[in-house]
């Protein structure tokens, strides 16, 4: 140096208007996970979480001599779907800087329609800077 394990691992709301009522609408506003990418990314590629599928493994329970068959599902794998960028400029290179305009944001709640407020969630997780530990 390598491999697993373990500790770490998501940010954002105020002012004003209307209204019986909105932190959800209207006007300012405020956020932006993890790897890549010749040059730094919410909007390039690509992963994770939500979400969806019993397709497979594992479990349950019925039903059957018995092969098997119908249903359900923690958990594990495989699959699916999953929003948004243009223009100049600088340069060997940049939809990643700089400049100027733009847009995007899951699902239940709610006395009104949410990226931001409650909740799943003191959960999950891509991953990787450190550090312990274990093997080599």
């Nucleotide at each position: 140096a390598c491999g697993u394990g373990c500790u770490c691992c998501g940010g954002g709301g105020u002012c004003g208007g209307u209204g019986a009522g909105a932190a959800u609408c209207c006007g300012a506003a405020c956020c932006g996970g993890c790897g890549g990418u010749g040059a730094u990314a919410g909007c390039c590629c690509g992963c994770g979480a939500c979400c969806c599928g019993c397709g497979c493994c594992c479990c349950c329970u019925c039903c059957u001599u018995g092969c098997g068959g119908a249903g359900g599902c923690c958990g594990g794998c495989c699959g699916g779907u999953u929003g948004a960028c243009c223009u100049g400029g600088u340069g060997g290179a940049a939809c990643u800087c700089c400049a100027g305009g733009g847009c995007c944001g899951a699902c239940g709640g709610u006395c009104a329609u949410a990226g931001u407020c409650c909740g799943g969630a003191u959960g999950g997780g891509a991953g990787g800077a450190a550090g312990c530990a274990c093997g080599c």
FMN riboswitch aptamer (RFN element) from Xylanimonas ulmi, 136 nucleotides, folded computationally. The coordinates come from a structure-prediction model, not an experiment, and the mean pLDDT is 80. The RNAcentral record of the sequence draws on Rfam. It matches the Rfam family "FMN riboswitch aptamer (RFN element)". The literature on the family includes a 2002 paper in Proc Natl Acad Sci U S A by Winkler et al., "An mRNA structure that controls gene expression by binding FMN". Gene Ontology term of the family: FMN binding. Lineage of the source: Bacteria > Actinomycetota > Actinomycetes > Micrococcales > Xylanimonas.